This is a predicted structure of a 351-nucleotide part of an RNA (small-subunit ribosomal RNA, central domain) from an uncultured bacterium. Its mean pLDDT, the model's own confidence on a scale to 100, is 87. Rfam family: Bacterial small subunit ribosomal RNA. Gene Ontology terms of the family: structural constituent of ribosome and ribosome.

[in-house]
Context: one part of a larger RNA
Parts: sequence; C1' cells; structure tokens
RNA sequence: CUGGGCGUAAAGCGCAUGCAGGCGGUCUGUUAAGAUAGAUGUGAAAGCUCCCGGCUUAACUGGGAGAGGUCAUUUGUGACUGGCAGACUUGAGUGAGGUAGAGGAGAGCGGAAUUCCCGGUGUAGUGGUGGAAUGCGUAGAGAUCGGGAGGAACACCAGUGGCGAAAGCGGCUCUCUGGGCCUUUAACUGACGCUCAGAUGCGAAAGCGUGGGGAGCAAACGGGAUUAGAUACCCCGGUAGUCCACGCUGUAAACGAUGGAUACUAGGUGUAGCGGGUAUUGACCCCUGCUGUGCCGUAGCAAACGCGAUAAGUAUCCCGCCUGGGGACUACGGUCGCAAGACUAAAACUC
Repeated sequence: CUGGGCGUAAAGCGCAUGCAGGCGGUCUGUUAAGAUAGAUGUGAAAGCUCCCGGCUUAACUGGGAGAGGUCAUUUGUGACUGGCAGACUUGAGUGAGGUAGAGGAGAGCGGAAUUCCCGGUGUAGUGGUGGAAUGCGUAGAGAUCGGGAGGAACACCAGUGGCGAAAGCGGCUCUCUGGGCCUUUAACUGACGCUCAGAUGCGAAAGCGUGGGGAGCAAACGGGAUUAGAUACCCCGGUAGUCCACGCUGUAAACGAUGGAUACUAGGUGUAGCGGGUAUUGACCCCUGCUGUGCCGUAGCAAACGCGAUAAGUAUCCCGCCUGGGGACUACGGUCGCAAGACUAAAACUC
C1' cells in the first nucleotide's frame, strides 16, 4: 500500500458558513465521453509460464507456443454513469395562518442582601476555630434603629423544562433583530440538493493592550495557627483579576469523550410546543399525528460496559482523523500573536 478502524483500547476538527472538488430525485428524447462487444494493428530482444531439446544432472543454454496493455484505429450497442434538450413534484425553498422560548444587541427601571459613610440608642466585648491566635473594639466596636453612597449578582418561580450551530443564555419593561415548530391548500418556484480540502466567521475561563469602575470574592503577597518542617489544607487581612467599552488572544474533560446528510428497522412510559378527532356550557379526560427532550426495552450490534427510531442497528454519499509505549500536545523551520503563547510537526535514543 491493500486491508482494518475512530463512545470508553490510537483515532470525530470546539462550532458554523461555504468556493473548488466528490456525490446526487422521477419521466421522455437525443448524444456516444465513460462503459460494453467484435475486427485490425501493435505490445523488439532478453525476462516470465508451458512443451521439446543440448552440456552425466542442475544452474546455464537452444527452439517453439503462450501470457503480458487504463494501448491505438475502426465498426456496432444504448441498459447504466456523464453531456445536451424538454417535462414533473415527492427532495429543497417560498408564501399564507398560527405559535412557544433564559436565542442575540442596545437602553431604561426594580427589590433583597453584602460592604462603606453619617446620625440615634447602648456598653464591653466582638470575630473566628477542632481548639486557638493574629484581626476589630472604651478614640465607643459587635448588637439595634433611621438616612445616604456604590458595585456586582438576580432568591422563590425552576422542571433529565425551554432557546441557541457551538461557546453559551435566567429580575422587569421597551426598541431593533436571528432561528425553530405546527397547520393549510398541496398556493408558488421546479432538483435550486448533500458534503466540503483550502478560506472565512463565531468561540468558556484565564491572559494581554488602552481607558473607566471596584461592593463582595480573591491568584500573588503579609500575618496567625497546624506540623519534625508546612513555600499547603484552617483562620485574619489583601493586590491583580473578576465588572464596563473598544481591540487582541483562539485554547478547555470546548464531552454525548459519539462529524454531517438521507432512507429503513418491535414496543412501552414521562415531559415541552403545536394540530386533528371525541367529549362538554366550558376547561379537563380519552384516541391520534408532527417536532423536540428523557427513561426502559425487541431485533441487531458490541471485547465487555453498554447502544438500541435522539443507534454504537441496516445501508449510501462526503469530510476529518488513527497505525506500539516513551522521547513528544517536544526540537528545528514556517505562519500567526504586543507578549504569554497558538497552529503545523520530526529525529536520534530507548523499552
């Protein structure tokens, strides 16, 4: 390489958009590039396979036949793939009528709580721990009442509930805005589709740049304990940071450790959104369809665990990735970055 694989053994890019490329629904006609059949030509010699022969045999060697091709030319075929032309509606999309939602961006507003400041009452403690101490407090703390400031987060509702491609999204209101689902007549377009190397965009936390902000929390740091020691765990403090704006970084156990699309393959039971039927004064209940999200489970799959219509089952298409452990998510080089570093990615050596 062929082959085999990728939930947990090595292996699914963090997620999306999408050019090239690959693949692609139904019917009719045409073409003849692929395909397929025949003919002709050619495929030197040596070599290879078979047969016969020569050296005593073999190696070696002489003769004959054959095989050997993405081959060329030509004549047919027209099912399939492709091309061209025409048509279709089931795929895809649009429209109409409904509808749920922490989907996104911006602005404004609200209450509880913590902290701080001011004032009143009031007096000796408070805080913290396994126990203490550091700390705070007679310059009046802690407790309690009233007033004020400021920042951050939104209890209950809250739910294997919802929304989003993923990251993620949760107080209330307004403005702007993306997507989904159901139903309909099948009203419109008529294959417009699927996937996607490269590319582009989004991308938690931490981190970086500039400028704000800073209540609580809290790396670093200081102190008190513990201990043989204690650069920790516990306690008292506390700066970056956490928050906002703009720009960068581009990584995570970015996980369902499970790429996307389509089709098919027993059931049972929750739940969210919508529809039809039944029922009723009406809301329920009950039957049933679609979409999402859970649990159990048949066949099947699987090394087992388990998966099981949300597949890890049965198939097709496209992409990514794996190839013993360590060295090594490294070095060197390159690209990107302000830096930190990221991406790409070896070898010697060793077991």